[in-house]
RNA sequence: AAGGUGGGACGAUCUGCCGCGCUGCGGGGCUUCGGCUCCGGGUGAGGAAAGUCCGGACAGGACAGGGCACCCUACUGAGGAAAGCUCAGAUGGGAGUAAUCUUAUGACAGACGUAACAGAAAACAACCGCCUGGAGACAGGUAAGGGUGAAAACGUGAGGUAAGGGCUCACGAUGGAUGCCGGCGACGUCAUCCAGGUACGAUGUCAGGGCCUGCAAGACCAAAUAUACUGGCAGACGAGGGCUGCCCGCCCGAUGCCAGGGGGUAGGUUGCGUAGAUAAAUGGCAGAUUCAAAAACAGAAACCGGCUUACGGUCCCGCCUUUUUU
Numbered sequence: 001a002a003g004g005u006g007g008g009a010c011g012a013u014c015u016g017c018c019g020c021g022c023u024g025c026g027g028g029g030c031u032u033c034g035g036c037u038c039c040g041g042g043u044g045a046g047g048a049a050a051g052u053c054c055g056g057a058c059a060g061g062a063c064a065g066g067g068c069a070c071c072c073u074a075c076u077g078a079g080g081a082a083a084g085c086u087c088a089g090a091u092g093g094g095a096g097u098a099a100u101c102u103u104a105u106g107a108c109a110g111a112c113g114u115a116a117c118a119g120a121a122a123a124c125a126a127c128c129g130c131c132u133g134g135a136g137a138c139a140g141g142u143a144a145g146g147g148u149g150a151a152a153a154c155g156u157g158a159g160g161u162a163a164g165g166g167c168u169c170a171c172g173a174u175g176g177a178u179g180c181c182g183g184c185g186a187c188g189u190c191a192u193c194c195a196g197g198u199a200c201g202a203u204g205u206c207a208g209g210g211c212c213u214g215c216a217a218g219a220c221c222a223a224a225u226a227u228a229c230u231g232g233c234a235g236a237c238g239a240g241g242g243c244u245g246c247c248c249g250c251c252c253g254a255u256g257c258c259a260g261g262g263g264g265u266a267g268g269u270u271g272c273g274u275a276g277a278u279a280a281a282u283g284g285c286a287g288a289u290u291c292a293a294a295a296a297c298a299g300a301a302a303c304c305g306g307c308u309u310a311c312g313g314u315c316c317c318g319c320c321u322u323u324u325u326u
Stems, first nucleotide, its partner, number of pairs: 001322010012289007020044004025040006046297001050308002053306004058214004070210004075089005090105006106206003112201004127146002129142005154172006174195006181188002218270004227262001229260006240252004
C1' cells in the first nucleotide's frame, strides 16, 4: 500500500426569513366565565421511533391447596429486576492460508420408541463364503472375506484355532470409573482399571419456568333524555289525553306533577412525562462550513430493558494475509 476481519463513534452544524403542535410561563383583546384569540418566552422524533419477537413494571379479571395434561427453557462462570438478554470461557462439528466466523450442547439410557429403501439380519444377526460331519439331502460351528445399506456388532498386526472370533497379546480409537495435578467452573494433561448388546432421542423419566387480558388497561367527575327506589301533593266529586291557537262541547278513562336519588351514556379530568394524542405538530426556503455531495433507512402514540430487521456515507482502534521499502 492492497485485500480481509473484529469492535466502537457519528447519522450534520451554524445564520437569516416564513410556518406548525404543546405549554399550572409573561402580557393584550373578546367572553354566554366553560373558553377563544393575538404577541412574546420555553419546548418539540430515532439509531433504529420499525417488526411487536422475548422480558418487566403498572392495571383489571380469575384464583383454598395439590396434581395431570399442554407449552417453553437447557454446556460453565460472571453481570442483570428479568429475558429466547449481555460479556467471558468449555467441548465437538463445519468454512477460511490466517485474523476470524458459524453451528450444536442439562442428566439418565433401566423401560419405551425409531432405524425408510435395500438387505439373510437394524440388535437374542448366517444370504454367499469358510470349517467339521455326511455318499447326498442336510445338520452343526463361524462375524475373517464378499454382498446390501447412512449405519453391520471397535481398528491394525501377531498368536491361537478344524475354521473363526477381544478368544489372547501389543499398539491405537471410543465410552465409563478411580487417582494426581491445573482451573471458581464447564473441562484439560497424565496414570491405572473396566466395557463392546450398536446408533439416534423428535419418545420417555428427572430438573427449572409458565393463569388470562393489555393504557381503547384502569381510576375519578358527570349533562340531556329515560328511569329502579323514596317522600310530598292532586286524582273516578275525573288525573291526564284526543279533536282545537283558546273557550265551550264531544270522545277515551288512571295516572299525573314536584322534590330527592343510584347506576349507566355523551363529554371532561386523570393514567401521562420539559414531545405527547387529538386522525395526530415536529416543516419549508436561502446562504455558509467540511475537496465535493446533505443524499440512506426511516416518523414517537402509555412506559422501561433486550433481541431482530433496514440503512448512502464519514471517522477511530485492534488483528490477519500478500507485496514493496528501510
Model confidence (mean pLDDT): 76 of 100. Predicted 3D model of a 326-nucleotide RNA (Bacterial RNase P class A) from Candidatus Cryptobacteroides sp. The same sequence occurs in records of 4 taxa. Rfam family: Bacterial RNase P class A. The family's RNA type in Rfam is ribozyme. A source record names the gene rnpB.